Predicted 3D model of an 87-nucleotide RNA (c-di-GMP-I riboswitch aptamer). The sequence was found by an Rfam model in a public genome assembly. The coordinates come from a structure-prediction model, not an experiment, and the mean pLDDT is 78.

[in-house]
């Protein structure tokens, strides 16, 4: 230093739910509370899922998921950084 990840040690995130709050939803934020996670750190770059209030199409108010605006890094990859050290 690469790769690897131990029935190691520190130390670290937090699913579901449930309460409280923001949103039109999808979702975020805080609180509790732990399925899990060696990047479950960070970045919406590519693919993917998901929402449909406005706007577009139709136009009577539905119905469509998009050329449009949002969410998701705990769906995949890419970038970039970063604790430990058994075999």
């Nucleotide at each position: 230093u690469a790769u690897c990840g131990a029935a190691a040690a520190a130390g670290g995130c937090a699913a579901a739910u449930c309460c409280g709050u923001c949103g039109a939803a999808a979702g975020g934020c805080g609180g509790a509370g732990a399925c899990g996670c060696a990047a479950a750190g960070c970045u919406a770059c590519g693919g993917g899922u998901c929402u449909a209030a406005a706007a577009g199409a139709u136009u009577u108010u539905u119905c469509u998921g998009u050329u449009u605006a949002g969410a998701c890094g705990g769906c995949c990859g890419a970038g970039u950084u970063g604790c430990c050290g058994a075999a």